Transfer RNA from Candidatus Iainarchaeum sp., 73 nucleotides, folded computationally.
Rfam family: tRNA. Rfam's curators write: Transfer RNA (tRNA) molecules are approximately 80 nucleotides in length.
Model confidence (mean pLDDT): 81 of 100.
[in-house]
RNA sequence: GGGGAUAUAGUCUAGCCUGGUAGGACCGGCGCUUUGGGAGCGUCAAACGCGAGUUCAAAUCUUGCUAUCCCCA
Numbered sequence: 001g002g003g004g005a006u007a008u009a010g011u012c013u014a015g016c017c018u019g020g021u022a023g024g025a026c027c028g029g030c031g032c033u034u035u036g037g038g039a040g041c042g043u044c045a046a047a048c049g050c051g052a053g054u055u056c057a058a059a060u061c062u063u064g065c066u067a068u069c070c071c072c073a
Stems, first nucleotide, its partner, number of pairs: 001072007010026004020056001028044005049065005
């Protein structure tokens, strides 16, 4: 220098192809239960790497960039 893959709550992950309310688990807050704790149950909070474009509507499509990893030179 060329090509490819990946990026979603604090952590892990589904959704992307085929655009339409961002889902689940762990962790965390509160409550119930318990003499207390643990476990269990209920409830709440928390996320689409950063821009631009297309569209009524973008995590999803197009494009640029950034970061990590892999291959070629």